[in-house]
About this RNA:
Predicted 3D model of a 476-nucleotide part of an RNA (small-subunit ribosomal RNA, 3' major domain) from Pinus lambertiana. It matches the Rfam family "Bacterial small subunit ribosomal RNA". NCBI's taxonomy places the organism under Eukaryota, Tracheophyta, Pinopsida, Pinidae, Pinus subgen. Strobus. Its mean pLDDT, the model's own confidence on a scale to 100, is 82.

Context: one part of a larger RNA
RNA sequence: UGACGGGGGCCCGCACAAGAGGUGGAGCAUGUGGUUCAAUUUGAUACAAAGCGAAGAACCUUACUAGGGCUUGACAUGUUGUUAAUCCUCCCGAAAGAGAGGAGUGCCUUCGGGAAUGCAAACCCAAGUGGUGCAUGGGUGUCGUCAGCUCCUGCCGUAAGGUUUUGGGUUAAGUCUCGCAACAAGCGCAACCCUCAUGUUUAGUUUCCAACAUUGAGUUUGGAACCCUGAACAGACUGCCGGUGAUAAGCCGGAGGAAGGUGAGGAUGACGUCAAGUCAUCAUGCCCCUUAUGCCCUGGGUGACACACAUGCUACAAUGACUGGGACAAAGGGUCGCAACUCCACAAGGGCAAGCUAACCUCAAAAACCCGAGCUUAGUUCAAAUUGUAGGCUAAAACUCACCUGCAUGAAGCCAGAAUCUCUAGUAAUCACCAGUUAGCCAUACAGCGGUGAAUUCGUUCCGGGGCCUUGUACA
Numbered sequence: 001u002g003a004c005g006g007g008g009g010c011c012c013g014c015a016c017a018a019g020a021g022g023u024g025g026a027g028c029a030u031g032u033g034g035u036u037c038a039a040u041u042u043g044a045u046a047c048a049a050a051g052c053g054a055a056g057a058a059c060c061u062u063a064c065u066a067g068g069g070c071u072u073g074a075c076a077u078g079u080u081g082u083u084a085a086u087c088c089u090c091c092c093g094a095a096a097g098a099g100a101g102g103a104g105u106g107c108c109u110u111c112g113g114g115a116a117u118g119c120a121a122a123c124c125c126a127a128g129u130g131g132u133g134c135a136u137g138g139g140u141g142u143c144g145u146c147a148g149c150u151c152c153u154g155c156c157g158u159a160a161g162g163u164u165u166u167g168g169g170u171u172a173a174g175u176c177u178c179g180c181a182a183c184a185a186g187c188g189c190a191a192c193c194c195u196c197a198u199g200u201u202u203a204g205u206u207u208c209c210a211a212c213a214u215u216g217a218g219u220u221u222g223g224a225a226c227c228c229u230g231a232a233c234a235g236a237c238u239g240c241c242g243g244u245g246a247u248a249a250g251c252c253g254g255a256g257g258a259a260g261g262u263g264a265g266g267a268u269g270a271c272g273u274c275a276a277g278u279c280a281u282c283a284u285g286c287c288c289c290u291u292a293u294g295c296c297c298u299g300g301g302u303g304a305c306a307c308a309c310a311u312g313c314u315a316c317a318a319u320g321a322c323u324g325g326g327a328c329a330a331a332g333g334g335u336c337g338c339a340a341c342u343c344c345a346c347a348a349g350g351g352c353a354a355g356c357u358a359a360c361c362u363c364a365a366a367a368a369c370c371c372g373a374g375c376u377u378a379g380u381u382c383a384a385a386u387u388g389u390a391g392g393c394u395a396a397a398a399c400u401c402a403c404c405u406g407c408a409u410g411a412a413g414c415c416a417g418a419a420u421c422u423c424u425a426g427u428a429a430u431c432a433c434c435a436g437u438u439a440g441c442c443a444u445a446c447a448g449c450g451g452u453g454a455a456u457u458c459g460u461u462c463c464g465g466g467g468c469c470u471u472g473u474a475c476a
Stems, first nucleotide, its partner, number of pairs: 001476002003473003007470006015460002019423005026314008034305002042053002064300007073125001078123001079121004086103005092097001107114002128288001130287003136283002138278001140276001141274001143272001148187003153182001154163003167178003193266004198234007207224005237260001240254005303442001320375001323372004332363003337356002342351003382413001387408006429452003433448001
């Protein structure tokens, strides 16, 4: 100087407390361990692995496995020879691939040849999701959006170092202020950026309004006040008033205001820690393989199943399920596409097909909610697993192993032990909607979007984490 303490002081945060809802019990989905297997490819393992890499494993992907094949190779560069490219038919084969026959002979040209493609040969080599993340770059997690981490010069100390950065106040903040052997400065904090909340100006089409019209459809005309959309600005700064404080920084209350003291949310992550994770995104040193640890193909596997764990979904019902009618969003996607209307089908879906490269057309029905009807506390008109059967769709292909629909079947489950998690306001809870990936989809995931909309916070004694000062130490 640090680190540590079942030492002390001050302070903070859903850390506890106060409350709300869960997990742990049930069924299922997904991931992991274990076991099994020809193979169940692999990485990730306290917080910070386990709906994670994977924004989507039937083939492909695919790295694994069985079998069938290739060896200058699926891909790159260079040399030589040959051949236009390409297409059709037959044949062996599971395919990869091999064999035979035929068609075709093009483009440029200085007529030497050249370009492009295929085949053959020799080699310099290609190839490796093989190993090492404890050889590395890059990008990432974490402490932590915590308030810290340093430095020039000066001063003090023999030196390691200290001071500055400590002290009195204050703040979300090493934020600001006062003091002070310190004075300046840098990386962080804050601000600058984006979204939301108010207004003004400007611009009005595909939006909006009025007239008018239609079975229906903004189809017609006029307009831009409103809604909305795009752009530019204004606005919030403790600016004003009172109190308090040291006449400071600030704090408390008030006015005005759409918004008040960081307005709400996001992006933004200092010096460093964990030899943290990643050689399987990529790049790369070294090592290893080279008729194989490379490459092609068919089938299988990654989907197994006594069990254990994690994250979720659905429930156990009447604040409900079912049934008839009625209403209100936001944000997105669409030409390899979204597909109205209409017809067929109980439905999934199918037929025909207008419109739309979209504020125009369309996906599209929002659901919870409201108004009625029956159900009456039951393992039920709860719950939906499982199973049977009949169909549909995508795709060469749906058995292993997809999704959807109808009918039948109707399991566990009556609120869950010890323990444990999340959340402070348009939040929790609850309700639908939508995108990406995509032929299709195992999505209950993930990323967004709006609707309805709470309870509680006395407080800092305790649990656990962090910051500053101080103290002890046989630790470094």